[in-house]
Context: one part of a larger RNA
RNA sequence: GAUGAACGCUGGCGGCGUGCCUAAGACAUGCAAGUCGAACGAAGUGGUUCGAUGAAAUUUAAGUGCUUGCACGAGGAUGGAUUCGAGUUUCCACUUAGUGGCAGACGGGUGAGUAACACGUAGGUAACCUACCUUUUAGACGGGGAUAGCAAUUAGAAAUGAUUGAUAAUACCGGAUGAUACAUAAUUAGAUAACUAGUUAUGUUAAAAGAAGCUUCGGCUUCGCUUUAAGAUGGGCUUGCGGUGUAUUAGUUAGUUGGUGAGGUAAUGGCUCACCAAGACUACGAUGCAUAUCCGAGCUGAGAGGCUGAUCGGACACACUGGGACUGAGACACGGCCCAGACUCCUACGGGAGACAGCAGUUAGGAAUAUUCGUCAAUGGGGGAAACCCUGAACGAGCAAUGCCGCGUGAGUGAUGAAGGUCCUUUGGAUCGUAAAACUCUGUUAUAAGGGAAGAACACCCACCAUAGGUAAUGAUGGUGGAUUGACGGUACCUUAUCAGAAAGCCCCGGCUAACUACGUGCCAGCAGCCGCGGUAAUACGUAGGGGGCAAGCGUUAUCC
Numbered sequence: 001g002a003u004g005a006a007c008g009c010u011g012g013c014g015g016c017g018u019g020c021c022u023a024a025g026a027c028a029u030g031c032a033a034g035u036c037g038a039a040c041g042a043a044g045u046g047g048u049u050c051g052a053u054g055a056a057a058u059u060u061a062a063g064u065g066c067u068u069g070c071a072c073g074a075g076g077a078u079g080g081a082u083u084c085g086a087g088u089u090u091c092c093a094c095u096u097a098g099u100g101g102c103a104g105a106c107g108g109g110u111g112a113g114u115a116a117c118a119c120g121u122a123g124g125u126a127a128c129c130u131a132c133c134u135u136u137u138a139g140a141c142g143g144g145g146a147u148a149g150c151a152a153u154u155a156g157a158a159a160u161g162a163u164u165g166a167u168a169a170u171a172c173c174g175g176a177u178g179a180u181a182c183a184u185a186a187u188u189a190g191a192u193a194a195c196u197a198g199u200u201a202u203g204u205u206a207a208a209a210g211a212a213g214c215u216u217c218g219g220c221u222u223c224g225c226u227u228u229a230a231g232a233u234g235g236g237c238u239u240g241c242g243g244u245g246u247a248u249u250a251g252u253u254a255g256u257u258g259g260u261g262a263g264g265u266a267a268u269g270g271c272u273c274a275c276c277a278a279g280a281c282u283a284c285g286a287u288g289c290a291u292a293u294c295c296g297a298g299c300u301g302a303g304a305g306g307c308u309g310a311u312c313g314g315a316c317a318c319a320c321u322g323g324g325a326c327u328g329a330g331a332c333a334c335g336g337c338c339c340a341g342a343c344u345c346c347u348a349c350g351g352g353a354g355a356c357a358g359c360a361g362u363u364a365g366g367a368a369u370a371u372u373c374g375u376c377a378a379u380g381g382g383g384g385a386a387a388c389c390c391u392g393a394a395c396g397a398g399c400a401a402u403g404c405c406g407c408g409u410g411a412g413u414g415a416u417g418a419a420g421g422u423c424c425u426u427u428g429g430a431u432c433g434u435a436a437a438a439c440u441c442u443g444u445u446a447u448a449a450g451g452g453a454a455g456a457a458c459a460c461c462c463a464c465c466a467u468a469g470g471u472a473a474u475g476a477u478g479g480u481g482g483a484u485u486g487a488c489g490g491u492a493c494c495u496u497a498u499c500a501g502a503a504a505g506c507c508c509c510g511g512c513u514a515a516c517u518a519c520g521u522g523c524c525a526g527c528a529g530c531c532g533c534g535g536u537a538a539u540a541c542g543u544a545g546g547g548g549g550c551a552a553g554c555g556u557u558a559u560c561c
Base pairs, nucleotide, nucleotide: 001560002559003558005557006556007555008554009553012407013406014405015404016403017402018400019399020365025363026362027361029360030359031358034102035101036100039099040098042096043095044094045093046092047091049086050085051084052083057078058077059076060075063072064071065070066069109318110317111316119242120241121240122239123238124237125236128235129234133231134230135229138226139225141175143173144172150165151164152163153162154161155160181204182203183202184201185200186199187198188197189196190195210223211222212221213220214219244290245289246288251281252280253279256278257277258276259275260274261273262272263271293315294314295313296312297308298307299306300305320341321340322339323338324337343354344353345352346351371397373396374395375394379393380391381390382389383388410441411440412439413438420432421431422430423429424428446498447497448496449495450494451493455488461482462481463480464479465478466477467476505550506549507548508547509546510531511530512529516545517544518543519542520541526533527532
């Protein structure tokens, strides 16, 4: 000098950061991954439809009162509110369990393992993959059989099933078509370790006639589907070099090292297998053991270097412990599946459920580390044509002097040098000390009142214009104008009013090291980082006065340079 700090004493405010370093111990509760009805059948609700009911209001009016032109008005007509019921024939809107699609491989957490191509850096891949996105090529014909939801029956305490029957699709399965895709063969040019670019022949492989809107019913537009080539993005594999302690670890290795062939993979490879050979690593430290995620960076230092790996960013690994695969473009998958184990819970004892190293929170451990908060307004992500929905990512607020930075706790004048304390050479003097009082100001902050943001750009909607296409319309793309959207938050900020009022402590004073006297104590009590101090005049212990240092902090402890 520094810290993710802790402890002691003290504590006014703001801005910006940071906050389980220990038990990768165990976890109550809530939330953290959904979305699409413009893929699909169905169910439900409301409206539309029908029947009944018939209010207000309008109009008419027998009649009544009489002030003879005004009131009241049984009843009738029109009117259709409200309520009740029926029907699913048509249509519209909304909701949803299920089938189906996409996303749950991102985002978020943690650092247990790992001394390794895990990471960093520089390469290779002529040995590879890449959903969504962008550009591009060609297409999208014609069929089929199921199944969930549902209904019926039924097992079980529950979790969860079983059987039968019917049904839909952008779910599933054949067929047709077909390429510069794939495979085989031949061949041309170039290169050469395997190849690259073409040509020819043969064979193989696809789809959802889907959805929505408009229509002059011919079709058009948008989205989606299949296929080809390329791009972008993201990965896989592989190589050189680099970063640790121990020799009181000296030998290690049998798929081990290499070859041939086969299998497997997106792909190379003992990755796996069969056969063959006997190799491979090592004193430039193999193997073993111990420790440890790695880096950009951070701290320190003049530098060289040393130490560290919190927050932020990149990579890796893990998700109760161990193992395994499925689905998928991508996982051997934190909030998916299966098996085994330990633990917790439910049980009708037959059987089941669970996994906070997500955000809060609880408990334990510990010197020690926060709210069971608000919002999707912004940024970003997933789904959707969109509206929109979801988002403990994120943005905010709360708690903690935990750190850095800033501000304040007043300013000016003021000598009877007041009182009082302390000290001394004691009718007095020195010091605290311009310090106080007193007077004159200011109002940062505080308190109260009033005003009050930026962060909002969109998307969608309305109006208009343009572009390409189309007979046209809808739609697509772009633009202009308008309208709409703020958790934080009535916050920041501004204005006005009021009051010096509400706001200073901690450590030290023998030397190192800035700062001294008195009293008490008497090798006691005690101090101490080192030297050391204390045994009757202690500037070193304790207290007081004074002084020095830093300051909303100051010291101590721990660790690093």
Molecule: small-subunit ribosomal RNA, 5' domain
Organism: uncultured Bacillota bacterium